[in-house]
Context: one part of a larger RNA
Molecule: small-subunit ribosomal RNA, 3' major domain
Organism: uncultured bacterium
């Protein structure tokens, strides 16, 4: 110079404190170790694996098992030969299937042409260069990610000190969210971060007025319809915030404290956004890649398995354990989002999944589509119950050649644990936490998961002694 220190001093941060809601007890979902298996493909592994790569493994996927096949190969691109009775289509047999065998049928395009055909294109076989590899190395490597961290840090020129490694600048004194900024200084400047410039959101003004809207006229079951664009709201384009103002305090500074006014006040609220570099962090299985391997196989097709095994333990979620509840009747508000091999409305059927039906809609028009907690009344009266719903039966719905291994839903029965959970431990400071549902992606089918979206909506926070990380000076060292 740097690291570490159970040295010291200043600061941060849901770190602690001070709250609220959980996990850790039990049932299911799920993923992960460990057993098992013929295979239970493969990787991820403290925080930074474990509802993760997987935005959805019945086959397919798939890479693993068995077995049954194939060897210029499922795919490229070349070279030399050969076929035109080709290639494909259709049946037939044999098979699980991929495949064999046979029978039928059937003749491409393009250039030149002496109209006989010839040369390429395409198709088969055959031989050979070679294709193929989710095979090895992520400690060989790109690209991409995590992480510490949205932590304030990381360096350069030139100068000047030091024999030198190095310092300075970046300390200091004060401020911030910030190496943010002012002020002193042998420094003076400058990049890469920070801030701002992007998006979204809160307010107005203005253009615009259908598919939206409806104050006023008039109609109607119903913004329906005529009328109108005011208000909603869509989306363009413009204003607004800038410590601008006042007041104090401070060092005449950067700022800070309080006011005003204003839809918003001191980074407004939330996203994108990630500096030097750490962890030979993670990926050769997205992809790309250097060597190494396999080449009648470690390539490459098919059939069933299998990844859904189940004494056990761990992560995560989800429902509960009940009366701030259960249930039954009745009413009332959303945002945001998808919709043509697609949403599907009126109508009927069914006790329900769902069918039959088919209008409209490439959508501000038409659908999905009934938000739900909530409000009003009724039962229930504190039980393992009218709590809770695993499991089991038995009937049936869908999607799909196909639901047995192994799918989702209904209906009828059946009604397991379970009395708010031990050391322990995790979230979260406001439209946030808890709680309540919608919706999309993957997707034929499958969501308790994830990625949004709204509604209803608390409670603290004295403070920084103390755990944990993490910034800066500064000390000590037998450490590098």
């Nucleotide at each position: 110079u740097g690291a570490c220190g159970g040295g010291g001093g200043c600061c941060c941060g849901c770190a602690c404190a001070a709250g609220c809601g959980g996990u850790g007890g039990a049932g299911u979902a799920u993923g992960u170790g460990g057993u098992u298996u013929a295979a239970u493909u493969c990787g991820a592994u403290g925080c930074a694996a474990c509802g993760c790569g997987a935005a959805g493994a019945a086959c397919c996927u798939u890479a693993c098992c068995a077995g049954g096949a194939u060897u210029u190969g499922a795919c490229a691109u070349g070279u030399a030969a050969a076929c035109a009775a080709a290639a494909g289509c259709a049946u037939a047999u044999g098979g699980a299937a991929a495949c064999a065998u046979a029978u039928g049928u059937g003749u491409u395009c393009a250039u030149c042409u002496u109209c006989g055909g010839a040369u390429g294109a395409g198709g088969u076989u055959u031989a050979c260069a070679c294709a193929g590899g989710u095979g090895g190395u992520g400690c060989a490597u790109g690209g991409c990610u995590g992480u510490c961290g949205u932590c304030a840090g990381c360096u350069c020129g030139u100068g000047u000190c030091g024999u030198g490694a190095g310092a300075u600048g970046u300390u200091g004194g004060g401020u911030u969210a910030a190496g943010u900024c002012c002020c002193g200084c042998a420094a003076c400047g400058a990049g890469c971060g920070c801030a701002a410039c992007c998006c979204u959101u809160g307010u107005c003004u203005u253009u615009a007025g259908u598919u939206g809207c409806u104050a006023u006229c008039a109609u109607u079951a119903a913004g329906u319809u005529g009328g109108g664009c005011a208000c909603u709201c869509u989306a363009g384009a413009g204003a607004g915030a800038c410590u601008g103002c006042c007041a104090g305090u401070g060092a005449c500074a950067a700022g800070c404290u309080g006011g005003a006014g204003g839809a918003a006040g001191g980074u407004g609220g939330g996203g994108a956004u990630g500096a030097c570099g750490u962890c030979a962090a993670g990926u050769c299985c997205u992809c790309a890649u250097g060597c190494c391997c396999c080449u009648u196989a470690u390539g490459u097709c098919c059939u069933g398995g299998g990844c859904u095994a189940c004494a056990c333990a761990c992560g995560u979620a989800c429902u509960a354990c009940a009366a701030u509840g259960g249930u039954c009747u009745g009413u009332a508000c959303a945002g945001a989002g998808g919709g043509a091999a697609g949403c599907u409305a009126a109508g009927g059927g069914g006790u329900g999944a769902c069918c039959c039906g088919g209008a409209g809609c490439a959508a501000a028009u038409c659908c999905c589509a009934g938000a739900a907690a909530g409000c009003a009344g009724g039962c229930c009266u504190c039980a393992g119950u009218u709590c809770g719903g695993a499991u089991u039966g038995c009937a049936g719905g869908c999607u799909g050649c196909a639901a047995c291994u192994c799918g989702c839903c209904u209906g009828c029965a059946u009604g397991a644990a379970g009395g708010c959970g031990g050391a322990a431990u995790c979230g979260c400071u406001a439209g946030u936490a808890a709680u309540c549902g919608c919706a999309g992606g993957u997707c034929a089918g499958c969501a308790u998961a994830c990625u949004g979206c709204g509604g209803u909506g608390a409670a603290u926070a004295c403070g920084u002694u103390c755990c944990c990380g993490g910034g800066c000076c500064u000390u000590g060292u037998a450490c590098a």